[in-house]
RNA sequence: CCAGUUGGCCGGAUGGCCGCUCCGCAUGAUGCGGGGAGGAAAGUCCGGGCUCCAUGGAAGCACGGUGCCGGAUAACGUCCGGCGGGGGUGACCCCAGGGAAAGUGCCACAGAAAGCAAACCGCCUCUCGAAUGAGGGGUAAGGGUGAAAGGGUGCGGUAAGAGCGCACCGCGUUCCUGGCAACAGGGACGGCAGGGCAAACCCCACCGGGAGCAAGACCGAAUAGGGAUGACGCGGGCGCUUGCGCCCAGGCCCGUUUCCAGGCUUGAUCAUCCGGGUUGGUUGCAUGAGGCGCAUCGCAAGAUGCGCCCCAGAUGAAUGGUCAUCCAUCGCGUCUUUGACGCGGGGACAGAACCCGGCUUACAGGCGAACUGGCGUC
RNA sequence: GGCCCCGUAGCUCAGCUGGAUAGAGCAAGUGCCUUCUAAGCACUAGGUCGCACGUUCGAGUCGUGCCGGGGUCG
Numbered sequence: 001c002c003a004g005u006u007g008g009c010c011g012g013a014u015g016g017c018c019g020c021u022c023c024g025c026a027u028g029a030u031g032c033g034g035g036g037a038g039g040a041a042a043g044u045c046c047g048g049g050c051u052c053c054a055u056g057g058a059a060g061c062a063c064g065g066u067g068c069c070g071g072a073u074a075a076c077g078u079c080c081g082g083c084g085g086g087g088g089u090g091a092c093c094c095c096a097g098g099g100a101a102a103g104u105g106c107c108a109c110a111g112a113a114a115g116c117a118a119a120c121c122g123c124c125u126c127u128c129g130a131a132u133g134a135g136g137g138g139u140a141a142g143g144g145u146g147a148a149a150g151g152g153u154g155c156g157g158u159a160a161g162a163g164c165g166c167a168c169c170g171c172g173u174u175c176c177u178g179g180c181a182a183c184a185g186g187g188a189c190g191g192c193a194g195g196g197c198a199a200a201c202c203c204c205a206c207c208g209g210g211a212g213c214a215a216g217a218c219c220g221a222a223u224a225g226g227g228a229u230g231a232c233g234c235g236g237g238c239g240c241u242u243g244c245g246c247c248c249a250g251g252c253c254c255g256u257u258u259c260c261a262g263g264c265u266u267g268a269u270c271a272u273c274c275g276g277g278u279u280g281g282u283u284g285c286a287u288g289a290g291g292c293g294c295a296u297c298g299c300a301a302g303a304u305g306c307g308c309c310c311c312a313g314a315u316g317a318a319u320g321g322u323c324a325u326c327c328a329u330c331g332c333g334u335c336u337u338u339g340a341c342g343c344g345g346g347g348a349c350a351g352a353a354c355c356c357g358g359c360u361u362a363c364a365g366g367c368g369a370a371c372u373g374g375c376g377u378c
Numbered sequence: 379g380g381c382c383c384c385g386u387a388g389c390u391c392a393g394c395u396g397g398a399u400a401g402a403g404c405a406a407g408u409g410c411c412u413u414c415u416a417a418g419c420a421c422u423a424g425g426u427c428g429c430a431c432g433u434u435c436g437a438g439u440c441g442u443g444c445c446g447g448g449g450u451c452g
Base pairs, nucleotide, nucleotide: 001374002373003372004371005370006369008367009366010365012326013325014324015323016322017321018320020036021035022034023033024032025031026030038349042360043359045358046357047356048355049354050212051211052210053209055261056260057259058258059257060256061255063208064207065206066205067204068082069081070080071079072078083097084095085094086093087092098203099202103201104200105197106196107195120143121142122139123138124137125136126135127134128133151169152168153167154166155165156164170192171190172189173188174187175186176185177184178183216283217282218281219280226274227273228272229271230270231269235248236247237246238245239244240243249266250265251264252263253262290309291308292307293306294305295304296303297302327347329345330344331343332342333341334340335339379451380450381449382448383447384446385445388404389403390402391401397435406422407421408420409419410418428444429443430442431441432440
């Protein structure tokens, strides 16, 4: 210098004028002071906080999710570190990465054969035949089909062949060593034993109650519905204190079943009174698993301690417009190239709505760091 | 703001637990029939299965992430 990898940061700046919204103060039609979008506020894909729903508990089933090991965390499908497999010369990147020897299912077409294997061509051999050849037997090295054909390479062996024998590699069982573990290394034995698919059903282990701030709480019009009292009347039985108590039966109690304990309830109409509730308003609603800095521990994710700070809160929904200068940047023109000057254009993606931790997706342009490969020079 | 569902030809839909050159009806085009049109008959064209990545030998179908559309809740 060229090419590349990883993990970060910024994402227009300053000022004037005119506005918008919230808070505070002074007051009264207003003025002053202060705050006012993001790294994704997005998609709503995961995990929580918070709130309500079910009377409480236990066990099972169903349903859904996760899936190498260890750690971090409030929790996670997230993150960190490692292991194994794959890709790259390398920095580094990717992996839904448990079980196919519990069971069921599928493997189209082609092919002889596709799942307790089989033999089309071929090879070898026997019989028949003059011969092309026909028939029987052996074989699985070679050919052919296919995504996949029952270990691979080499040597020996054989009629031809074959783990048939041997060496190495792979695989299985078992033991030892190291490691918390996933796993790695080594020894012995075994001639090889049941291919693939679980993002097919399923099995195993672990996790999960449902709904969501339009949750929920408070203030509160009319109508309809609710409760109490009185009249009519009463699921069955008993007792009487005549409107209550007990027993039995039925129904209801967050997918479902069982068990234990428990609660509520048992028919319509009329009159009077009472309290809830929809529009609306207030609240929930911003001090929080908060941010920044330092120290310690840890490889890291992160944890602990100390100090400082308070930093949007709308509800048809504020956070804007314009001008000037500058900043990078693009196009054109002039000048002698690096470059300078002039003119013009545009300044990414997008935009809070209960709040956090993640993931995913979108993003003009720019800054700096660490590392890798190649070339050149000293 | 929350929750839920859908996407296959111009339109309306099939395509079942993966195995095709993706089909059907209407619509469109050409020809026949008719004096002409309609109807009828025959034939034809038309598809990124919303997009991308993955699982698998193989994806319209299975998984994940996006894109677009619709419904519902005071």

Predicted 3D model of RNase P RNA and transfer RNA as a complex of 452 nucleotides. Its mean pLDDT, the model's own confidence on a scale to 100, is 76. It holds a member of the Rfam family "Bacterial RNase P class A". Gene Ontology terms of the family: ribonuclease P activity, dimeric ribonuclease P complex and tRNA processing. The family's RNA type in Rfam is ribozyme.